The RNA shown here (transfer RNA) has 75 nucleotides and comes from a bacterium. Its Rfam family is "tRNA". It is annotated as a transfer RNA.
RNA sequence: GCUGGUGUAGCUCAACGGUAGAGCAGCGCAUUCGUAAUGCGCAGGUUAGCGGUUCGAAUCCGCUCACCAGCUCCA
Numbered sequence: 001g002c003u004g005g006u007g008u009a010g011c012u013c014a015a016c017g018g019u020a021g022a023g024c025a026g027c028g029c030a031u032u033c034g035u036a037a038u039g040c041g042c043a044g045g046u047u048a049g050c051g052g053u054u055c056g057a058a059u060c061c062g063c064u065c066a067c068c069a070g071c072u073c074c075a
Stems, first nucleotide, its partner, number of pairs: 001071007010024004018055001026042005048064005
């Protein structure tokens, strides 16, 4: 340099054109002599960035960035 894949909550992952969600973690309450566990609730997002298509984009298209894998080149 080329090709492919991945990028969504603190972590692990869903949602594949039509209201962005779950589990764990965090916080509060209940429960307990206390803790763990359990139950209920709360909070947490520029869906990597920019642009395009569309009535509507996490999703489709282009470019860029980061990471991973493969291939290639090199004084």